[in-house]
This is a predicted structure of a 352-nucleotide part of an RNA (large-subunit ribosomal RNA, domain IV) from a groundwater metagenome.

Context: one part of a larger RNA
């Protein structure tokens, strides 16, 4: 000095990023128990007071033998009733016990945010608000299903049939979920445009009888090439679709103080952000402005809205229940500290 435990005046978080660690509480009976709620819970809510050990007493319990008695005669029933007793009361004890030894054993409340919930998860730094979830939807498949494994046969799905099955998104529940189909994706369409192999085969080119003094010219046939026309899906095109991929303006002016702009002008657009909520795990300026708690609050709660860049199933606001989750504040409680000290144990040191 280090590990691990144990006590501590007075204070009691003043430590610290944070009550981290500790400490506190805990069983049982009794007695009481709010808001909110989805009526089930919240709840062991909170809070309060006993009990716990030994002695006697009564109540209750339980109840052998053993005797009587009774009878439908039995593993029968009633009575006495010993011992026991962890429930309940009641008195009473206490220095040899103030309640065994050991263990086991919710700290409690307000308040906000996220997730509905119980679960899953990074074996060995992340348990989480992340994943799933039931419930919502939107879509694919009529079954030799869609989809998926195989190189195939041939499995799965499924001995299943649309109340089935596969795939997406969103995630309980109550309210609710707007407006754009221009592009993009998908669904349908089938007039006209384009369109590929083929189909056609005008036309030219080579060859070569034959013709011509040459230059050339050139029938079939063979061959090499080939305009027009006639071809499907798909583009183009026409519609449809947002619980599809998305998106969801700008400028200028106006009311009898000032201020604002309910109103009006213009450009743009395929349509300009509805309801809800908003300095928010979104807010840059920012420690925003105003209330709240506190002597003192970049955090917390409540409000304002100017939303640097909130928004409706990439779902929007709320929600009782739940959480080893995130953040405030509190009440106990404590050596986390004022600051420190003492002791037990085990190192580690130093002698042998």
């Nucleotide at each position: 000095c280090u590990c691990u435990c144990g006590u501590u005046a007075a204070g009691g978080a003043a430590c610290u990023a944070g009550g981290c660690a500790a400490a506190a509480g805990g069983a049982c009976c009794c007695c009481g128990u709010a808001a909110c709620u989805u009526c089930g819970g919240g709840a062991u809510a909170a809070g309060g007071g006993g009990u716990a050990c030994c002695c006697g007493g009564a109540a209750g319990g339980u109840g052998a033998a053993a005797u009587a008695c009774c009878c439908u005669c039995g593993c029968g029933g009633u009575a006495u009733g010993a011992g026991c007793u962890a429930u309940u009361c009641c008195g009473g004890g206490c220095c040899a016990c103030a309640g065994c030894a050991a263990a086991u054993u919710g700290g409690c409340u307000c308040a906000a945010g996220c997730g509905a919930c119980u679960g899953u998860u990074u074996a060995a730094c992340a348990a989480a608000a992340a994943c799933a979830c039931a419930g919502g939807u939107c879509u694919c498949u009529g079954c030799a299903a869609a989809g998926g494994g195989g190189a195939a046969a041939c499995c799965c799905u499924a001995c299943g049939u649309a109340u089935a099955g596969g795939g997406g998104c969103u995630g309980a529940u109550g309210c609710c979920u707007g407006c754009c189909c221009a592009g993009u994706a998908c669904u349908g369409g089938a007039a006209g445009g384009u369109u590929a192999a083929g189909g056609a085969g005008a036309g030219a080119g080579g060859u070569c009888a034959g013709c011509g003094c040459a230059a050339g010219c050139g029938a079939a046939g063979c061959u090499u090439u080939g305009a027009a026309c006639c071809g499907a899906a798909g583009c183009c095109c026409c519609a449809g679709c947002g619980a599809a991929c998305g998106g969801c303006g700008g400028c200028c002016g106006u009311a009898a103080c000032u201020c604002u702009a309910a109103c009006g002008g213009u450009c743009c657009u395929a349509a300009g952000g509805u309801a809800g909520c908003g300095a928010a795990g979104u807010c840059c300026c920012u420690u925003g402005u105003c209330g709240g708690g506190g002597a003192a609050g970049u955090u917390c709660c409540g409000a304002c809205c100017c939303g640097c860049a909130c928004g409706a199933a990439u779902g929007g606001u709320g929600u009782a229940a739940c959480g080893a989750c995130u953040u405030g504040a509190g009440c106990g409680c404590u050596g986390u500290c004022u600051c420190g000290a003492c002791g037990g144990g085990a190192g580690a040191c130093u002698c042998g």
The coordinates come from a structure-prediction model, not an experiment, and the mean pLDDT is 85.